[in-house]
RNA sequence: CGUCGACAAGGGCAAAGCCGUCGUAAGGCGGUGACGCAAAGCCUCCGGUCCUCUUUACGCCGCUCGCGGUUGAAAAGGGGAUAGCGGGGUUCCCGCU
Numbered sequence: 001c002g003u004c005g006a007c008a009a010g011g012g013c014a015a016a017g018c019c020g021u022c023g024u025a026a027g028g029c030g031g032u033g034a035c036g037c038a039a040a041g042c043c044u045c046c047g048g049u050c051c052u053c054u055u056u057a058c059g060c061c062g063c064u065c066g067c068g069g070u071u072g073a074a075a076a077g078g079g080g081a082u083a084g085c086g087g088g089g090u091u092c093c094c095g096c097u
Base pairs, nucleotide, nucleotide: 004095005094012037013036017032018031019030020029021028022027035084041090042089043088045087046086047085048082049081050080051079052078053077054076055075056074059070060069061068062067063066
């Protein structure tokens, strides 16, 4: 230095719930609280999931034959969220092996 992750040492972070607050929402922030985490430090590049907005043919129904409804809890696209859903990038404590 790299791999690896110890019934080691010093420590670190903080799920759900509750309170306050921001947001249409997903969710974020602060306090409390610990389910857990060897990167549960940081970053949305890729995929997933969640929220929100827009658009949508064939078909079917109605009718004033040009429209409306339905299909739509779907599909596609835009924006947002999730780093504690994975992948990836990057930084870092310790050193049994």

This is a predicted structure of a 97-nucleotide RNA (c-di-GMP-I riboswitch aptamer) from uncultured Steroidobacter sp. It was read from a public genome assembly, where an Rfam model found it. Rfam family: c-di-GMP-I riboswitch aptamer. Rfam links the family to the GO term cyclic-di-GMP binding. The organism belongs to Steroidobacter, within Bacteria.